[in-house]
RNA sequence: UUCCGAAAAAGGCAAACCUGCAGUGAUGCAGGGACGCAAAGUCACGGAUCUUUCUGCAAAGACAGCCGGACUGCCGAA
Numbered sequence: 001u002u003c004c005g006a007a008a009a010a011g012g013c014a015a016a017c018c019u020g021c022a023g024u025g026a027u028g029c030a031g032g033g034a035c036g037c038a039a040a041g042u043c044a045c046g047g048a049u050c051u052u053u054c055u056g057c058a059a060a061g062a063c064a065g066c067c068g069g070a071c072u073g074c075c076g077a078a
Base pairs, nucleotide, nucleotide: 004076005075012037013036017032018031019030020029021028022027035065041071042070043069045068046067047066049062050061051060052059053058
């Protein structure tokens, strides 16, 4: 350094739900709150799912805590 992930250390993030705001909507943001997470950090590249429009093909959007992938990162036991 790479792989790997501990009955280690320092920390970190924050599901559902509630309140407020934005949006046609999926949902997002802020506060509260913790189900959990070794990338639950970032990216919409490929799928899946969801929303809106359309007779349909399809188009636009959402989602990274659905899967895969890419980039970066704390620590250092076996």
Record summary:
Predicted 3D model of a 78-nucleotide RNA (c-di-GMP-I riboswitch aptamer) from a Deltaproteobacteria bacterium. It was read from a public genome assembly, where an Rfam model found it. Its mean pLDDT, the model's own confidence on a scale to 100, is 87. Rfam family: c-di-GMP-I riboswitch aptamer. Its family is annotated with cyclic-di-GMP binding in the Gene Ontology. Lineage of the source: Bacteria > Pseudomonadati > Myxococcota > Myxococcia.